[in-house]
Molecule: RNase P RNA; transfer RNA
Organism: Lachnospiraceae bacterium
């Protein structure tokens, strides 16, 4: 200096007028405080919080799927093993089982898990473009042809033998462990792929969802009970349609348990307001500790939107690098995806030059 | 907000579970039949399977992640 490669920030600044959302104060006028994201977005996972019995049992059924470890949890993240790209930095892997069983593998091949098309080789003969038998070393077919090379041996050949390498089974040692390092033993019919095929193993999930859910108030056709009345209590829209105590209904899709005793569904009518859940939290920030990290402990400071037709926005003025993607609707912890651009740290290779 | 479900020829569907040539049926062309047209008969042509990645020898079908469009969901209960 150039290429590259991880990894963080930031999200055009500043002041100025008006406006809108909450909350404070004030009699009012009016005034003072806060006021969107790094993804608030997709709804893809996980967890709190609600109701159902504040988690019942069992079969289905999902999800996960290489080891340990963070964590409320998680498919996340964090250290590692092993495969694979790249010189390297460094990146990616749905990485348990097809020697538990079943399936499938079209087309082309003689066959696709069982053969013998050409080939070689050998006996027979009717000496041929023949039968028969042997043989996966070679050619063809396909994505894949019976572990791979390379000898020995054979009629020709073949783990039939033999050296390396693979594979299974073991033995030591190192490691929590995944697994690695050295050795032994099987000649290897266990031996193609495929479980993001069905399935089996292990391990984890009850089901809905803040339109959950709790109170209040509101409308409607009657009803019953009190009372001589006059009024007042109490229940409380209507039809249909299913079934009904050895029943029904809810409770996850069955099944047992459980609870109610009137419950479901449909289709009309009615209301279509108000509190509460709601935002202080597995919460930010700063120190110091433990840990390789991930993340946990203490100690000290901060409170930083909460609407319900929905607020966070216009104008103006100076300045730059001329402003991308995108607007909270119960929280939160993550994954995906979308983003103009500046800037800041690690680390790699290759040229130079001291 | 929330929770579900569909995308396949111009149109409206089938195929997908359980992977191996991509179909129907209006509609289009083209020839026949008529005086002509319409039915009808005979025949053709038209497809990134929504988009991208993956898992396989191979994917409309399985897995991810994205787009687009629909539907449902207050209370009296």
């Nucleotide at each position: 200096c150039a290429a590259g490669u991880g990894g963080g920030a930031u999200a055009a600044a500043u002041g100025g007028u008006g406006g809108c959302g909450u909350g404070g104060g004030g009699a009012a006028a009016c005034c003072c405080a806060c006021g969107a994201g790094g993804a608030a977005a997709g709804u893809c996972c996980g967890g709190g919080c609600u109701u159902c019995a504040a988690a019942g049992g069992g079969c289905a059924g999902g999800a996960u799927g290489c080891c340990g470890g963070a964590u409320a949890a998680c498919g996340u993240c964090c250290g590692g093993u092993g495969g694979a790209g790249g010189c390297g930095a460094c990146u990616c892997c749905a990485a348990g089982g097809c020697c538990a069983g079943u399936g499938c593998a079209a087309c082309a091949g003689a066959a696709a898990u069982a053969u013998a098309c050409c080939g070689c080789c050998g006996u027979c003969u009717u000496u041929a473009u023949g039968a028969c038998g042997g043989u996966a070393a070679g050619g063809g077919u396909g994505g894949a042809a019976g572990g791979g090379c390379g000898g020995u041996g054979u009629a020709a050949g073949a783990g039939a033998c033999c050296a390396c390498c693979g594979c299974u089974u073991u033995u030591g040692c190192g490691g929590u462990a995944a697994c690695g390092c050295a050795g032994a033993a099987g000649g290897c019919a266990c031996a193609u792929g495929u479980a993001a095929a069905c399935c089996c193993c292990a391990u984890c999930c009850g089901a809905a969802g803040c339109a959950a859910g709790a109170c209040c108030a509101a409308a409607g056709a009657g009803a019953a009970c009190c009372g001589u009345a006059a009024g007042g209590u109490u229940c409380g829209u209507g039809a249909a349609a299913g079934c009904a105590a050895c029943a029904g209904g809810c409770u996850u899709g069955c099944c047992c348990g459980g609870u109610c005793u009137g419950c479901u569904u449909u289709c009309a009518g009615g209301u279509a307001g108000g509190u509460c859940g709601c935002u202080u939290g597995a919460g930010g920030c700063u120190g110091c500790c433990g840990g390789u990290a991930a993340c946990g402990g203490c100690a000290g400071u901060c409170c930083u939107a909460g609407a319900u037709a929905g607020a966070u926005c216009a104008c103006c003025a100076u300045u730059c690098a001329c402003g991308a993607c995108a607007u909270a609707a119960c929280c939160c912890g993550g994954c995906u995806u979308a983003u103009c651009g500046u800037c800041c740290c690690g680390c790699u290779u290759g040229c130079a030059u001291u | 907000c929330g929770g579900c479900g569909a995308u396949u020829a111009g149109c409206g569907c089938a195929g997908c579970c359980c992977g191996g040539u991509a179909g129907c049926g209006c509609a289009u062309c083209u020839g026949g039949u008529u005086u002509g047209g319409g039915a009808c008969c005979a025949g053709a042509g038209g497809g990134u399977c929504g988009c991208a990645g993956g898992u396989u020898c191979g994917a409309a079908c399985c897995c991810u992640g994205c787009a687009u469009c629909g539907c449902c969901g207050a209370c009296c209960a």